[in-house]
Molecule: Glycine riboswitch aptamer
Organism: soil metagenome
RNA sequence: CUCACUGGAGAGAGGCGGGCACACAGAGCCCACCCACCGAAGGGGCAAGCGGCCGACGCGGCGUGGCGUCGAACCGUAAAUCUCUCAGGUAAAGCGGACAGCGAG
Numbered sequence: 001c002u003c004a005c006u007g008g009a010g011a012g013a014g015g016c017g018g019g020c021a022c023a024c025a026g027a028g029c030c031c032a033c034c035c036a037c038c039g040a041a042g043g044g045g046c047a048a049g050c051g052g053c054c055g056a057c058g059c060g061g062c063g064u065g066g067c068g069u070c071g072a073a074c075c076g077u078a079a080a081u082c083u084c085u086c087a088g089g090u091a092a093a094g095c096g097g098a099c100a101g102c103g104a105g
Stems, first nucleotide, its partner, number of pairs: 001105003005101003012035001014034002017031004036090003042086001043084003049077004054071006
């Protein structure tokens, strides 16, 4: 890293319109829009540190510059269960699910 099994949270049974179905209606399902929310698929962002650049000091060199120490800004790199909420998600069921456990490759 992959596969299999197991566990696995959060948040509106929201509003409105159309369609499917139906004798009618309701429940249900699908699509679109609007509002309110969630963070644990995925995705974006950030710290210290490290490096570059520049400067100060010291040492060495002096045919064309090296090493060490310290330091601000700027640039690059840089994590998450933090953060953003793009994506995804918000009754139960189902699906998904970071992560964890066990087993195998």